[in-house]
RNA sequence: UGAGCCAGGCGGUCGCGGUUGGCGACGGGCUGCGGUGAUCGCAGAACGUCGGCGGCUGAGGAAAGUCCGGACUCCAUAGGGUAGGGCGCUGGGUAACUCCCAGGCGGCGUGAGCCGACGGAAAGUGCAACAGAGAGCAGACCGCCGCUGCGGUUGACGCAUCGGCAAGGGUGAAACGGUGGUGUAAGAGACCACCAGCGGCUCGGGCGACCGGGCCGGCUAGGCAAACCCCGCUCGGAGCAAGACCAAGCAGAGGCGAUGGGUGGCCCGUCCGAGCCUCGGGUAGGUCGCAUGAGGGCACCGGCGACGGUGCUCCCAGAUGGAUGACCGCCGGCGCCGGCAUAUCGGCCGGUGUCACAGAAUCCGGCUUAUCGGAUCACUCG
RNA sequence: CGGGGUAUAGCACAGUCCGGUAGUGUACCUGGUUUGGGACCAGGGGGUCCUAGGUUCGAAUCCUAGUGCCCCGA
Numbered sequence: 001u002g003a004g005c006c007a008g009g010c011g012g013u014c015g016c017g018g019u020u021g022g023c024g025a026c027g028g029g030c031u032g033c034g035g036u037g038a039u040c041g042c043a044g045a046a047c048g049u050c051g052g053c054g055g056c057u058g059a060g061g062a063a064a065g066u067c068c069g070g071a072c073u074c075c076a077u078a079g080g081g082u083a084g085g086g087c088g089c090u091g092g093g094u095a096a097c098u099c100c101c102a103g104g105c106g107g108c109g110u111g112a113g114c115c116g117a118c119g120g121a122a123a124g125u126g127c128a129a130c131a132g133a134g135a136g137c138a139g140a141c142c143g144c145c146g147c148u149g150c151g152g153u154u155g156a157c158g159c160a161u162c163g164g165c166a167a168g169g170g171u172g173a174a175a176c177g178g179u180g181g182u183g184u185a186a187g188a189g190a191c192c193a194c195c196a197g198c199g200g201c202u203c204g205g206g207c208g209a210c211c212g213g214g215c216c217g218g219c220u221a222g223g224c225a226a227a228c229c230c231c232g233c234u235c236g237g238a239g240c241a242a243g244a245c246c247a248a249g250c251a252g253a254g255g256c257g258a259u260g261g262g263u264g265g266c267c268c269g270u271c272c273g274a275g276c277c278u279c280g281g282g283u284a285g286g287u288c289g290c291a292u293g294a295g296g297g298c299a300c301c302g303g304c305g306a307c308g309g310u311g312c313u314c315c316c317a318g319a320u321g322g323a324u325g326a327c328c329g330c331c332g333g334c335g336c337c338g339g340c341a342u343a344u345c346g347g348c349c350g351g352u353g354u355c356a357c358a359g360a361a362u363c364c365g366g367c368u369u370a371u372c373g374g375a376u377c378a379c380u381c382g
Numbered sequence: 383c384g385g386g387g388u389a390u391a392g393c394a395c396a397g398u399c400c401g402g403u404a405g406u407g408u409a410c411c412u413g414g415u416u417u418g419g420g421a422c423c424a425g426g427g428g429g430u431c432c433u434a435g436g437u438u439c440g441a442a443u444c445c446u447a448g449u450g451c452c453c454c455g456a
Stems, first nucleotide, its partner, number of pairs: 001378003005374002008331007016058006023051005030044005060357001064368002067366005072239004079268004084235005089103005104118001105116004119230002124228002126224002141169002143165004148160004177195006196220001198217008243288004252279005260272004295314008332355009383455007392408004402439001410426005432448005
């Protein structure tokens, strides 16, 4: 530095949720037997309620945030177009993903390694405050140079007008390749050599992203797309308080309505012969959904890996104001105090305090965030 | 349990879409007016834009993560 793992241990007492097996009491029916004029009595197997006893079992790596992706359920859905959202290097994995694995490129690190919203800015539109001469096919403040005129002493020089230039200075987050030379009045890719970068053609390697080489070109094409946008891929909506059943209970009223309504953004098109909205009233109970699943463990095989296949084996929380806790003892980790020993560090004994983050609620795959600590393996540097 | 909104000065809000000086009302302070106070007039101060990171020259505004508060749903 990376990877995966553990989440204090053992015992005792009391308590809680789920499930299961006996026992006892009560209840209303059923069946059988017996009996009466009739009410009935006895027995049996279930069911329900209550009480008590025993067995088994009972949170997580994040159960959290609800940020993505699915399963499941209901609603919607002839078809087409266009909005809108999300994602964005390449290849693979997967039920699916914005996740994961491997690779490419860029950046950081001495290194093992780590990080990356990583398509397009030579399609279009737009933005760049302040400063600055000039901020997008830019520009001339200081400066450099030339003609003319004036001043001055003939020179050096200074000033003004006109013109050339962009090397140097200066502003800025950013100023239209870099170094050297040729050239010139002064200069400049104006030209030349090398280098960096870009485009086209081509050769080789790779499935690909891309990498390496050769030739030619004009000499430079700036930044921002977590701005609009373009390109490619993809997306129906709502969510277990979804939804289904049982029981109980109640009260309806008003508005819009074919020039309408639905097609859950809109339009075309198409369909529909009836609904839509608002206010008010009632319930706040039970059962299912709901625990066998893209499930866990072990072994072998395929694959660099994510992962996949085969075989054996296991059953592992299901509450509904919501259980999974409290106390004690011993051991363990960490801190503090006192004593003993000691040159120092380490040590021994006793006392005391403390032991993270947090906690299921339809389920699963990820990401992110919180977290006292412990231990294993591999690699790097000193 | 599920879904949505919001956070800017003491208080109530705008600005966020489409990045460039952070504003309005009220409250507060000073002065004037008044015998004094209120009202009024003039002037002034006051901001971690909820927190952290990122994109960008530049973030209240764009993106990501977190926190607080409010609302709705058998």
Predicted 3D model of RNase P RNA and transfer RNA as a complex of 456 nucleotides. Its mean pLDDT, the model's own confidence on a scale to 100, is 77. It holds a member of the Rfam family "Bacterial RNase P class A". Its family is annotated with dimeric ribonuclease P complex, tRNA processing and ribonuclease P activity in the Gene Ontology.